[in-house]
Context: one part of a larger RNA
Molecule: large-subunit ribosomal RNA, domain II
Organism: uncultured Bacteroidia bacterium
RNA sequence: GCCUACGAGUUGCUUCUCGAUGGCGAGGUUAAGUCCUUCAGGGACGUAAGCCGUAGCGAGAGCGAGUCUGAACAGGGCGUUCAGUCAUCGGGAGCAGACGCGAAACCUAGUGAUCUACCCAUGGCCAGGGUGAAGGUGCCGUAACAGGCACUGGAGGCCCGAACCAGUUUCCGUUGAAAAGGGCUUGGAUGAGCUGUGGGUAGGAGUGAAAGGCCAAUCAAACUGGGAGAUAGCUCGUACUCCCCGAAAUGUCUUUAGGGACAGCCUCGUCUGUGUCUUCGUGAGGUAGAGCGACUGAUAGGAAAAGAGGGCUUCAUCGCCUAUCGAUUUCUGAUAAACUCCGAAUGCGCGAAGAUUAAAGGACGGGAGUGAGUCGUCGGGUGCUAAUAUCCGUCGGCGAAAGGGUAAGAGCCCAGCCCUUCAGCUAAGGCCCCCAAGAACAGUUUAAGUUGAGACGAAACGAAGUGACACCGCUAAGACAGCUAGGAUGUUAGCUUGGAAGCAGCUAUUCAUUCAAAGAGUGCGUAACAGCUCACUAGUCGAGCGGUGAUGCGUGGAUGAUGACCGGGCAUAAAAACUGUCGCCGAAGCUAAGGACGCGUGCUUGCACGCGUGGUAGGGGAGCAUUCUGCUCAGCGUCGAAGGUGGACCGUGAGGUCUGCUGGAGCGUGCAGAAAAGAAAAUGUAGGC
Numbered sequence: 001g002c003c004u005a006c007g008a009g010u011u012g013c014u015u016c017u018c019g020a021u022g023g024c025g026a027g028g029u030u031a032a033g034u035c036c037u038u039c040a041g042g043g044a045c046g047u048a049a050g051c052c053g054u055a056g057c058g059a060g061a062g063c064g065a066g067u068c069u070g071a072a073c074a075g076g077g078c079g080u081u082c083a084g085u086c087a088u089c090g091g092g093a094g095c096a097g098a099c100g101c102g103a104a105a106c107c108u109a110g111u112g113a114u115c116u117a118c119c120c121a122u123g124g125c126c127a128g129g130g131u132g133a134a135g136g137u138g139c140c141g142u143a144a145c146a147g148g149c150a151c152u153g154g155a156g157g158c159c160c161g162a163a164c165c166a167g168u169u170u171c172c173g174u175u176g177a178a179a180a181g182g183g184c185u186u187g188g189a190u191g192a193g194c195u196g197u198g199g200g201u202a203g204g205a206g207u208g209a210a211a212g213g214c215c216a217a218u219c220a221a222a223c224u225g226g227g228a229g230a231u232a233g234c235u236c237g238u239a240c241u242c243c244c245c246g247a248a249a250u251g252u253c254u255u256u257a258g259g260g261a262c263a264g265c266c267u268c269g270u271c272u273g274u275g276u277c278u279u280c281g282u283g284a285g286g287u288a289g290a291g292c293g294a295c296u297g298a299u300a301g302g303a304a305a306a307g308a309g310g311g312c313u314u315c316a317u318c319g320c321c322u323a324u325c326g327a328u329u330u331c332u333g334a335u336a337a338a339c340u341c342c343g344a345a346u347g348c349g350c351g352a353a354g355a356u357u358a359a360a361g362g363a364c365g366g367g368a369g370u371g372a373g374u375c376g377u378c379g380g381g382u383g384c385u386a387a388u389a390u391c392c393g394u395c396g397g398c399g400a401a402a403g404g405g406u407a408a409g410a411g412c413c414c415a416g417c418c419c420u421u422c423a424g425c426u427a428a429g430g431c432c433c434c435c436a437a438g439a440a441c442a443g444u445u446u447a448a449g450u451u452g453a454g455a456c457g458a459a460a461c462g463a464a465g466u467g468a469c470a471c472c473g474c475u476a477a478g479a480c481a482g483c484u485a486g487g488a489u490g491u492u493a494g495c496u497u498g499g500a501a502g503c504a505g506c507u508a509u510u511c512a513u514u515c516a517a518a519g520a521g522u523g524c525g526u527a528a529c530a531g532c533u534c535a536c537u538a539g540u541c542g543a544g545c546g547g548u549g550a551u552g553c554g555u556g557g558a559u560g561a562u563g564a565c566c567g568g569g570c571a572u573a574a575a576a577a578c579u580g581u582c583g584c585c586g587a588a589g590c591u592a593a594g595g596a597c598g599c600g601u602g603c604u605u606g607c608a609c610g611c612g613u614g615g616u617a618g619g620g621g622a623g624c625a626u627u628c629u630g631c632u633c634a635g636c637g638u639c640g641a642a643g644g645u646g647g648a649c650c651g652u653g654a655g656g657u658c659u660g661c662u663g664g665a666g667c668g669u670g671c672a673g674a675a676a677a678g679a680a681a682a683u684g685u686a687g688g689c
Base pairs, nucleotide, nucleotide: 001689002688003687004686005685006684011096012095013094015093016092017091018090019089020088021087022086023085024084027052028051029050033045034044035043036042056063057062066078067077068076069075099237100236102234106227107226108225109224110223111222117201118200119199120198121197122196123195124194125193126191128160129159130158131156135152136151137150138149139148140147164188165187166186170183171182172181203219206214207213240623241622242621243620244619245618250263251262252261253260254259264370265369266367267366268365269364270363271362272361274360275356276355277354278353279352280351281350282349283348289342290340291339296336297335300332301331302330303329304328307325308324309322310321311320312319373398374397375396376395378393379392380391381390382389403414404413405412418595419594420593421592423591424590425589429585430584431583432569433568434567438582440581441580442579443578444577445576451571452570461556462555465553466552467551469549470548471547472546473545474544482540483539484538485537486536488513489512490511493507494506495505519534523532524531596613597612598611599610600609601608602607603606624678626675627674628673629672630671631670633668635667636666643662644661645660646659647658648657649656650655
């Protein structure tokens, strides 16, 4: 992992509540028990027991269709109208383990020191080698000691190293050979040594050379029984079918935030008769916008300007001036969620009419679930006008929604799946191939594979890319570009300077002359000149040229880590972009044909018509199967039951019927009743493989 079996809303209650059915009814009803009996879901009694109801109000005395409060004959509160009760079944609640499994723990009584920690008693063990303390002896030595040398001696938590004990490093092992081992290596090895046997200390206790270590593979409180089915606002699991409806992830409060209570939203029942939309009418309002010589604030520049500051002057006052500040007035511009002289659209209230062929609304009662939401559009707050961010409002979706499109995809676009069909029409989106349908037609643009993506990358900014538009200027009296020629003179203008001559810099009514034209000079150049060139002019040529603005498509800007990415192939008068036209494809949408079910209306009661049938939590309804019981078929069965395994048929389905083979002894039909009543999941339990 699979198979088989077992495995979770049950039972009790002289507690409450609601519904259905039945009995009796201003009443209803027995309990324990007793008696009878055909011995059973039996009958009677129990009855001047009790309980519920028939009257309430008050704390109560008490009063009573009233009563309480109160001084009150006032007001107010609760009553006065409406049938109950008993039984059975069902929904829910309460108390009980209360749908099942699951703690970490707590308490209590015991069992453990055969493991291990320490202790007590009594035994055992430690190859071999080395070092050579004290002491001793001899000799030397000393006045005597001291001291020296040699030998002897054999001390030590001494040294090396087996047994033994330990466990340093590393490798292996890691479903192991082993629930702690093996190999190499390593520490101690006469000691605080190791070890045998017997004994002692016990659970908030022991023992501990102290690691919270050890106390029987268990230790920040052992193990076993019991309290005990502890408790678990937590996790997981919770078993057949079909039909109808169908949520919520919000508000308030919460030692509350992943739990609850009440409300909201769902469902079922009863009773009511409303609700929704459109149009019209009529209201309240201060948002968007706008505005601010209409307020409160904020606010840029200018003008006028009281006053202030500073300076000059004076003994002081006066007075004069201003690169400062500036009330106030004014001109121009302009601002606000907590500004408003104004002021919509929507939305909201009320009324009317119409529509809603399906009452979709409300009230009361039974049963819930939800109270973690999420994305998108629009209006906002926070944030960076960041976030698949966060917090509100609004509508839509997902949640609980399948189908088509978007390459792929919860929330985007289209569209809401009862069933069948090898029929048709469309939506979004598409029509060269992958891939259903146009290489469709007409007109433009793009040369960048731009693009083929409205998001999947991009901006400021740059540029004689190219198309279309508007305006200005030049042009057959010849423009623009090119080529030929000229481009001069006073003069090297003046100043400055070492120099400054068109061309370092400064100044200037930058003037004048000759000219077809030529600047006191556009750029290069020189130390300064020179030189080249331009403006300007003529000639040649012969038709458009120059500029500005706004715009379409393109271009640069454009740099990332495995291989490129339009979904791919690929595509250039397109298979790109823009505009227009016709056609086609395309979904579980719509239609067609047949069928099933639900609801409403109508009646001729099984038909007609109409509407409907996605669905999680959840509510409601109808069924199937299993086991047992009662009655039934005076059922079936060795001429073959149950069970197993094939086949056919019936039913929307759970399932059922018939039949072949197997099997070898029990089993069913119909109507009722009762449940140990349905498994794929619980790291479910047991067994098997």